[in-house]
């Protein structure tokens, strides 16, 4: 630019909240419902942030407090990586 449309069509994911888990110390995760939003809200903790603090360290007579990620978050941001929908 064209076409009805490309901010499309059809599909995808799923915040809060609710229910469940012979998952977890917790943060949180997972399954079902839900639908705030998302064009990478697909995947990866490499960097920063944030949350948690079991183990460990430490203070305390004790109760308990403090520090701490090797835990969590990719729907906090950056980075890496893969990728769908139409023609010129």
């Nucleotide at each position: 630019c064209u076409u009805a449309a490309a901010u499309u069509u059809g599909g995808g994911c799923a915040c809060a909240c609710c229910c469940g888990u012979u998952c977890g110390a917790a943060a949180g995760a997972c399954g079902g419902g839900g639908u705030c939003g998302c064009a990478a809200a697909g995947c990866c903790u490499c960097c920063g942030g944030u949350c948690u603090a079991a183990a460990g360290c430490u203070c305390u007579u004790a109760c308990g407090g403090g520090c701490u990620a090797c835990g969590a978050u990719a729907g906090c941001g950056g980075g890496g990586u893969u990728g769908c929908c139409a023609g010129a």
About this RNA:
The RNA shown here (c-di-GMP-I riboswitch aptamer) has 88 nucleotides and comes from a Pseudomonadota bacterium. Model confidence (mean pLDDT): 85 of 100.